[in-house]
RNA sequence: CUUAGAUAAAGGCACUCCUGUCGAGAGGCAGGUUCGCAAAGCUAGAUACCCUGAUUGAAUAGGGUGGUUCGGCUACCGGA
Numbered sequence: 001c002u003u004a005g006a007u008a009a010a011g012g013c014a015c016u017c018c019u020g021u022c023g024a025g026a027g028g029c030a031g032g033u034u035c036g037c038a039a040a041g042c043u044a045g046a047u048a049c050c051c052u053g054a055u056u057g058a059a060u061a062g063g064g065u066g067g068u069u070c071g072g073c074u075a076c077c078g079g080a
């Protein structure tokens, strides 16, 4: 430097639920909980789903989810 993730070691995050709070809503934030995660770190480009409006419906416009999947960027440890 590249590569994948056996065995460890040091750690990290936090599904769901509860409480408070913001939001029209999806959902976000804080605290507790801890299903799980080798990128469950960051990123909304694509995709999928969700919310709002319109609408018979679809397309379309705005918003959301990074723990839907793919992509991009970065990274601990030991192995090769």
Stems, first nucleotide, its partner, number of pairs: 002080002005077001012037002017032006035067001041073003045070002048065005
A computed fold for an 80-nucleotide RNA from a Halanaerobiaceae bacterium, annotated as c-di-GMP-I riboswitch aptamer. Its mean pLDDT, the model's own confidence on a scale to 100, is 82. The model forms 90% of the base pairs in the Rfam consensus.